The part of an RNA shown here (small-subunit ribosomal RNA, 5' domain) has 503 nucleotides and comes from an uncultured bacterium. The RNAcentral record of the full RNA draws on ENA and SILVA. Rfam family: Bacterial small subunit ribosomal RNA. Gene Ontology terms of the family: structural constituent of ribosome and ribosome.
Context: one part of a larger RNA
RNA sequence: AUGAACGCUAGCGGCAGGCCUAAUACAUGCAAGCUGAACGGUAAAUAUUGUAGCAAUACGAUAUGAGAGUAGCGUAAGGGUGCGUAACACGUAUGCAAUCUGCCCUGUACAGGAGGAUAGCUCGGGGAAACUCGGAUUAAUACUCCGUAAUAUUAUUGGUAGGCAUCUAUUGAUAAUUAAAGUCGCAAGACGGUAUGGGAUGAGCAUGCGUCUGAUUAGCUAGUUGGUGAGGUAAUAGCUCACCAAGGCGACGAUCGAUAGCUGGUCUGAGAGGAUGAUCAGCCAGACUGGGACUGAGACACGGCCCAGACUCCUACGGGAGGCAGCAGUAGGGAAUUUUCCACAAUGGGCGAAAGCCUGAUGGAGCAACGCCGCGUGCAGGAUGAAUGCCUUAGGGUUGUAAACUGCUUUUAUAUGUGACGAUUAUGACGGUAGCAUAUGAAUAAGGAUCGGCUAACUCCGUGCCAGCAGCCGCGGUCAUACGGAGGAUCCAAGCGUUAUCC
Numbered sequence: 001a002u003g004a005a006c007g008c009u010a011g012c013g014g015c016a017g018g019c020c021u022a023a024u025a026c027a028u029g030c031a032a033g034c035u036g037a038a039c040g041g042u043a044a045a046u047a048u049u050g051u052a053g054c055a056a057u058a059c060g061a062u063a064u065g066a067g068a069g070u071a072g073c074g075u076a077a078g079g080g081u082g083c084g085u086a087a088c089a090c091g092u093a094u095g096c097a098a099u100c101u102g103c104c105c106u107g108u109a110c111a112g113g114a115g116g117a118u119a120g121c122u123c124g125g126g127g128a129a130a131c132u133c134g135g136a137u138u139a140a141u142a143c144u145c146c147g148u149a150a151u152a153u154u155a156u157u158g159g160u161a162g163g164c165a166u167c168u169a170u171u172g173a174u175a176a177u178u179a180a181a182g183u184c185g186c187a188a189g190a191c192g193g194u195a196u197g198g199g200a201u202g203a204g205c206a207u208g209c210g211u212c213u214g215a216u217u218a219g220c221u222a223g224u225u226g227g228u229g230a231g232g233u234a235a236u237a238g239c240u241c242a243c244c245a246a247g248g249c250g251a252c253g254a255u256c257g258a259u260a261g262c263u264g265g266u267c268u269g270a271g272a273g274g275a276u277g278a279u280c281a282g283c284c285a286g287a288c289u290g291g292g293a294c295u296g297a298g299a300c301a302c303g304g305c306c307c308a309g310a311c312u313c314c315u316a317c318g319g320g321a322g323g324c325a326g327c328a329g330u331a332g333g334g335a336a337u338u339u340u341c342c343a344c345a346a347u348g349g350g351c352g353a354a355a356g357c358c359u360g361a362u363g364g365a366g367c368a369a370c371g372c373c374g375c376g377u378g379c380a381g382g383a384u385g386a387a388u389g390c391c392u393u394a395g396g397g398u399u400g401u402a403a404a405c406u407g408c409u410u411u412u413a414u415a416u417g418u419g420a421c422g423a424u425u426a427u428g429a430c431g432g433u434a435g436c437a438u439a440u441g442a443a444u445a446a447g448g449a450u451c452g453g454c455u456a457a458c459u460c461c462g463u464g465c466c467a468g469c470a471g472c473c474g475c476g477g478u479c480a481u482a483c484g485g486a487g488g489a490u491c492c493a494a495g496c497g498u499u500a501u502c503c
Base pairs, nucleotide, nucleotide: 001501002500004499005498006497007496008495011375012374013373014372015371018367019333024331025330026329028328029327030326033073034072035071038070039069045064046063047062048061049060050059051058052057081285082284090210091209092208093207094206095205096204099203100202104199105198106197107196108195109194110193112146113145114144115143122135123134124133125132126131152177153176154175155174156173157172158171159170160169161168162167182191183190184189213257214256219249220248221247224246225245226244227243228242229241230240231239261283262282263281264280265276266275267274268273288309289308290307291306292305311322312321313320314319339365341364342363343362347361348359349358350357351356378408379407380406381405389398390397391396413440414439415438416437417436418435422430447492448491449490450489451488452473453472454471458487459486460485461484462483468475469474
């Protein structure tokens, strides 16, 4: 010094932190949705209204209108964990003349025409269920085709400028290829759409240097090292493949084994250094185990898909469903680590034109002295130095101004009243909280360890190498300051000790 644990003890507040072990298995709830101003359409209900009827009521029409569905954006963020990884993973410094980038910002140009489907709805069938099959029919900012076409792309071919080898920038010519969507609004216009230049942000790739341990691990390597060609990628590259060559790494420690997420930092120390990597922040990695791709600007995707495996659950035995290393919570493991809480009021995120909806991110409350900091448990006076306890040389000493007693105060506590900031015009979970005022009354509040030396603090009784103590030295066998008790003392104090680990 600690993310601590254990023992004894415990009044309050503020701020922080709280499964270090089984990346073990998980009941239950919630943690990612949003958009009707992209689209077809609609149950119940409500409103208006029509027809029939004396009325109850029945049958319609119009408007509003849930869930489900198509479509779009988001779900690659946020949140959790540290299994793996000794590696361009991380840190730092560079490079890309070898790259991509949705939403956002800023330019330029454009948006003409046509078509066929499909979900839904409806009708029918299969299945225990999950779900699924067929017929008819319908829409779009879904899908397809045609037209237009450049500073985009491809091919051929010139000029200028520059550089870093491949080349780069810029400006021409010829040819070919490639686009779009509407919605709202009376309108103006707003929000969108397509192509492309630039920016910003985010990412990818490459490289120098740094980064633990074992030689009781000395040789390792066939896509291996390089070349040519092809494929592949956003992009370079044995990234992949065919052929060719035989290379490449290694005592400056290759290979193999063991351990480990890395860093800013944290602890310690005068520093150098040593140890460490909880919380917070950056990067990386994996999401039951292993493999794979799809979609997409972005994933080889924690709460998506497919396959295999282990496990659990449902089943009508034919077949299906699942993944807390999200927040709570359960079992287990363990010396050991919390509530199945409140709210979107604030900050931020997603969607939406907006209202708004969603948000276990976040803001808060709860639990436990786990830590740090602060406060309190009274203050002043008070000696014939009471009593009690303990010691005693029996005179006294000590407990001790300590108490009693007298006066004072009210932090805290309790009760009552009032009552915020955080929020801008509105909106407050926290919360009738914090704070403030008044009243009551010393009232509600002290323990733990130690006292042989190291090490601050000593006597009596009991015990008798017993019982026991102990960090080291050591103590105890009848006069124990070392064991046990008592009185006294010392040190810390809502804590005090012990254990563990680091300097």